Transfer RNA from Candidatus Oleimmundimicrobium americanum, 70 nucleotides, folded computationally.
Model confidence (mean pLDDT): 83 of 100.
Rfam family: tRNA.

RNA sequence: GGGGUGUAGCUCAGUGGGAGAGCGCUACCUUCGCAAGGUAGAAGUCGGCGGUUCAAAUCCGCUCACCUCC
Repeated sequence: GGGGUGUAGCUCAGUGGGAGAGCGCUACCUUCGCAAGGUAGAAGUCGGCGGUUCAAAUCCGCUCACCUCC
């Protein structure tokens, strides 16, 4: 210098308009108790800054961290 990744505690989806899933966590139901199962809930500055747009996690520029190639 080139390419890629960054979204919930973890693993990830989401390629312009509703921020989500699985696991985990909390409460309750069920059980003598635990596990499993069921119901509800909490948990997000979408790495950061700026730009484009009526509107950006998403498009563009810069930048930071990590991975990779030279």
Taxonomically the source falls in Candidatus Oleimmundimicrobium (Bacteria, Bacillati, Candidatus Aquicultoria, Candidatus Subteraquimicrobiales).